Molecule: transfer RNA
Organism: Betaproteobacteria bacterium
């Protein structure tokens, strides 16, 4: 320079155009305990921006930044 894969809570994964984006571990509160785990209960938290398509996009398209690879 160029192709391909890839971005969703703090973390590791869901969510094949269509309902308020779910779930575990994490974190915070409370309950229970003599205390502490553990366990039960609530509760904060995410679609990398920026266009387009579409009655509707996380989901399909461009482009840009990040991450990975593979060719020169």
């Nucleotide at each position: 320079c160029u192709c391909c894969c890839u971005g969703u809570a703090g973390u590791u994964c869901a969510a094949u155009g269509g309902a308020u984006a779910g779930a575990a571990c994490g974190g915070g509160c409370g309950c229970c305990u003599c205390c502490u785990a553990a366990g039960c209960g609530c509760c904060a938290g995410a679609u990398a921006c920026a266009g387009g398509u579409u009655c509707g996009a996380u989901u399909c398209c461009u482009g840009u930044c990040g991450g990975g690879g593979g060719g020169a």